[in-house]
RNA sequence: CAUCACGAGGGGUGGAGGGAAUGGCCCUGCGAAGCCCCGGCAACCUCCCGCAAGGGAACGGUGCCAAGUCCAUCAGGCUCCAAUCAACAAGCCUGGGAGAUG
Numbered sequence: 001c002a003u004c005a006c007g008a009g010g011g012g013u014g015g016a017g018g019g020a021a022u023g024g025c026c027c028u029g030c031g032a033a034g035c036c037c038c039g040g041c042a043a044c045c046u047c048c049c050g051c052a053a054g055g056g057a058a059c060g061g062u063g064c065c066a067a068g069u070c071c072a073u074c075a076g077g078c079u080c081c082a083a084u085c086a087a088c089a090a091g092c093c094u095g096g097g098a099g100a101u102g
Stems, first nucleotide, its partner, number of pairs: 001102004009038005017027003021073004039065003044061002046057004069098001074095006
């Protein structure tokens, strides 16, 4: 600096954790993490076409294959809630922060 709403799982081994932190909510002995094998997704690097915009490929280097980066976290805004006002709750939007990958 770019991207993060899409996409893609089986086997072996291993035995109790895992989803970054906190809170939630989930996954997990119908077998977690880790490690190995095979498969797949994607297209950052790479390669091809092109002046460019853009398009294409997928041998190789990474990455990834529950849930939106699982959700929230900080700030602002909108909707809704009854006569009105405000607040709470609920739903949502924008930006920031943090994180992940290149």
The prediction has a mean pLDDT of 82. A computed fold for a 102-nucleotide RNA from a soil metagenome, annotated as SAM riboswitch aptamer (S box leader). The sequence is in RNAcentral, with records from MGnify.